[in-house]
Model confidence (mean pLDDT): 82 of 100. The RNA shown here (transfer RNA) has 72 nucleotides and comes from Linnemannia exigua. Rfam family: tRNA. By type it is a transfer RNA. Lineage of the source: Eukaryota > Opisthokonta > Fungi > Mortierellomycetes > Linnemannia. The sequence is in RNAcentral, with records from ENA.

RNA sequence: GGAAAUCUAGCUCAAUGGUAGAGCGCUCGCUUCGAAAACGAGAGGCUCUGGGUUCGAUACCCAGGGUUUCCC
Numbered sequence: 001g002g003a004a005a006u007c008u009a010g011c012u013c014a015a016u017g018g019u020a021g022a023g024c025g026c027u028c029g030c031u032u033c034g035a036a037a038a039c040g041a042g043a044g045g046c047u048c049u050g051g052g053u054u055c056g057a058u059a060c061c062c063a064g065g066g067u068u069u070c071c072c
Stems, first nucleotide, its partner, number of pairs: 001071007010024004018055001026042004048064005
């Protein structure tokens, strides 16, 4: 210098155009002499940024940024 993939909750990942979910973690309850586990409930994300398409975008298109990988 060129190319590809990826970016969503604290972490790992879903969600293929219709007001964003799971597991683990966290908080509370329940339980226990106490704690863990189990069980129940809850908090937590305007989806990397800016535009475009659309009635409507996490998703499609463009540009930028971060990360990873490959070629030279």